[in-house]
Context: one part of a larger RNA
RNA sequence: GGCGCAUGAUGGAUGCCUUGGCAUCAGCAGGCGACGAAGGACGUGAUAAGCUGCGAUAAGCUUCGGGGAGCGGCAAAUACGCUUUGAUCCGGAGAUCUCCGAAUGGGAAAACCCAGCGAGGGUAAUGCCUCGUUGACGAAGUCCGAAUAAAAUAGGGCUUCGCCGCCAACCCCGGGAAGUGAAACAUCUCAGUACCGGGAGGAAAAGAAGACAACAGUGAUUCCCUCAGUAGUGGCGAGCGAAAGGGGAACAGCCCAAACCAACGCACUUGUGCGUUGGGGUUGCGGGAUCCCGAUGUGGGACUUCGAUGGAUAGAGGAAGCCGGUGGAAAACGGCGCCAUAGAGGGUGACAGGCCCGUACUCGAAAUCCAAAGAAGCCCUAGGGACAUCCCAAGUAGCACGGGACACGUGAAACCCCGUGUGAAUCCGGUGCGUCCACGCACCAAGGCUAAAUACUGCUGGUGACCGAUAGUGAACUAGUACCGCGAGGGAAAGGUGAAAAGAACCCCUGUUAGGGGAGUGAAAUAGUACCUGAAAUCAUGUGCUU
Numbered sequence: 001g002g003c004g005c006a007u008g009a010u011g012g013a014u015g016c017c018u019u020g021g022c023a024u025c026a027g028c029a030g031g032c033g034a035c036g037a038a039g040g041a042c043g044u045g046a047u048a049a050g051c052u053g054c055g056a057u058a059a060g061c062u063u064c065g066g067g068g069a070g071c072g073g074c075a076a077a078u079a080c081g082c083u084u085u086g087a088u089c090c091g092g093a094g095a096u097c098u099c100c101g102a103a104u105g106g107g108a109a110a111a112c113c114c115a116g117c118g119a120g121g122g123u124a125a126u127g128c129c130u131c132g133u134u135g136a137c138g139a140a141g142u143c144c145g146a147a148u149a150a151a152a153u154a155g156g157g158c159u160u161c162g163c164c165g166c167c168a169a170c171c172c173c174g175g176g177a178a179g180u181g182a183a184a185c186a187u188c189u190c191a192g193u194a195c196c197g198g199g200a201g202g203a204a205a206a207g208a209a210g211a212c213a214a215c216a217g218u219g220a221u222u223c224c225c226u227c228a229g230u231a232g233u234g235g236c237g238a239g240c241g242a243a244a245g246g247g248g249a250a251c252a253g254c255c256c257a258a259a260c261c262a263a264c265g266c267a268c269u270u271g272u273g274c275g276u277u278g279g280g281g282u283u284g285c286g287g288g289a290u291c292c293c294g295a296u297g298u299g300g301g302a303c304u305u306c307g308a309u310g311g312a313u314a315g316a317g318g319a320a321g322c323c324g325g326u327g328g329a330a331a332a333c334g335g336c337g338c339c340a341u342a343g344a345g346g347g348u349g350a351c352a353g354g355c356c357c358g359u360a361c362u363c364g365a366a367a368u369c370c371a372a373a374g375a376a377g378c379c380c381u382a383g384g385g386a387c388a389u390c391c392c393a394a395g396u397a398g399c400a401c402g403g404g405a406c407a408c409g410u411g412a413a414a415c416c417c418c419g420u421g422u423g424a425a426u427c428c429g430g431u432g433c434g435u436c437c438a439c440g441c442a443c444c445a446a447g448g449c450u451a452a453a454u455a456c457u458g459c460u461g462g463u464g465a466c467c468g469a470u471a472g473u474g475a476a477c478u479a480g481u482a483c484c485g486c487g488a489g490g491g492a493a494a495g496g497u498g499a500a501a502a503g504a505a506c507c508c509c510u511g512u513u514a515g516g517g518g519a520g521u522g523a524a525a526u527a528g529u530a531c532c533u534g535a536a537a538u539c540a541u542g543u544g545c546u547u
Stems, first nucleotide, its partner, number of pairs: 001546009015532001016496002020467002022464009031166002039100003042055003046078001050074002061094006070082003105114003115134007135164001137162008170201001171199005181188001185235001211218002222249005232240002253449003260279009284427001286392004290386004299380003303377004309371005315363003321336004338353001339343001345357003398422007408434001429444005483490002503531001506518004
């Protein structure tokens, strides 16, 4: 020096654990904001750096309930206090709530600077202090009111109301890529995706046939399964990709415009026109107006108010076990008993139905909120016949050109929607049935509303052939923290003594608050806070063999 063994050191794998995550289901909730939000800055404790709470009334104030012995958050210790005259704590309601922030008196480099007006305090007086108020836009009302004689208009003042900003996902609308795929690439694809902008709701959107179908029929919309990777579409490449029909979930239908009538107002050509309001009316076996006959009762409501009752936000009651030995400790073991509408689960010094918290079951609210049977109000609600006079949504439908969207890329390309131009008909009417025409059939556009089934996720609870600290959220811990970046933004590491701190009095070594040796605690200290277990690489010491 090499190889091996032993004992240590280093290191933090592994095992075990879980306070944290992940997924899913159910219930509830789905907004907050000028009554100043979301989010912050700065303060606030006897002592106080961080987190949490709170706001100059500052880990809190008042009140109403719950609760019943300790309490002054995480978080020990000391001091000082509070509490059965009911504290701490939990819940409802209220008060306070600095400064910034839509930020809104003006300004500004957010958390700062400087004002006007009114009231109050203070001063001899001013300065000063406190409180209130002073934003833009829109609407309504009211007052004033030019150019211009009047009227009117423009404009202005005041009052009241609304609105502004934020918000994870879901939704609708307006804009709208590229990497990519096509084994290159341009049509195409990715994809109407990402992203940007606008808007809304607890859902949104859609929605009561100018539908679909096929000579048989269905009967608003939405969602799921299927039809079906079919029919189609497609540099017929890559790809894209229906619908009817069938089976389910949920079901709900309505209101206007017009004709006509009435009232009022205005206009004039004096019996018309226009406007407002009310009535009327709402449909496709066409309907309505108009005229005639008939009914006063039936059914309904998605509107307003009240509302039995139920629920949410604290809680309450809640069965049944002892002994023995082992052990540091009994819940394990042995013995003899018990409860069970409770043998879910968690904790307790090892594994507990009966020790503790709970569990089954039962009960409960002064206050606020939610739902709601029902009640009242209010609103809606028919029929038959005659006639063929009137009405039945216009720069609309259609057409041409240019686009878009439909599974459908211009194709035979319908249907739907835009731009430009052109431009009908009113029931003897119009539209559709995938060019177009005929017959046939279906349906009434050019006004509007509409719950549920559906999407998402915040809270609470349940569950898991989900993870168990390099996993599971980025984050089990002072985590969107430390740190990096001018910034947009990026973004960690880091859990475990013990049953209980009983966290090692005292002594010794020493330059030492370092480290160690005794002593002591403990079941254990090779459990000593660099703390469970403690692998490997690596290092040291000792030793065996070998050179």